Background
A computed fold for a 66-nucleotide RNA, annotated as Pistol ribozyme. Rfam family: Pistol ribozyme. A reference for the family is Weinberg et al. (2015), "New classes of self-cleaving ribozymes revealed by comparative genomics analysis", Nat Chem Biol.
RNA sequence: CGUCGAUUCGACGACGGUAAACAGGGCAUUAGGCCGCAAGUGUGGGCGGGAAUCCGCCCGGUUGCC
Numbered sequence: 001c002g003u004c005g006a007u008u009c010g011a012c013g014a015c016g017g018u019a020a021a022c023a024g025g026g027c028a029u030u031a032g033g034c035c036g037c038a039a040g041u042g043u044g045g046g047c048g049g050g051a052a053u054c055c056g057c058c059c060g061g062u063u064g065c066c
Base pairs, nucleotide, nucleotide: 001016002015003014004013005012007038009036010035025066026065027064028063033041043060044059045058046057047056048055049054
């Protein structure tokens, strides 16, 4: 410098031509995804529809300590 960890910016981390990962401070906890803002997606619960893989609506949106 580039790529990746879904998206913008930043942080953190990994890798060097590949796009993955057991990494993303530690421990515990949660289905809740590495973290912060935003907006989504996945996911948990409820209701309704459908013969059914499914579809629609509403609610939630990890937490604690160091």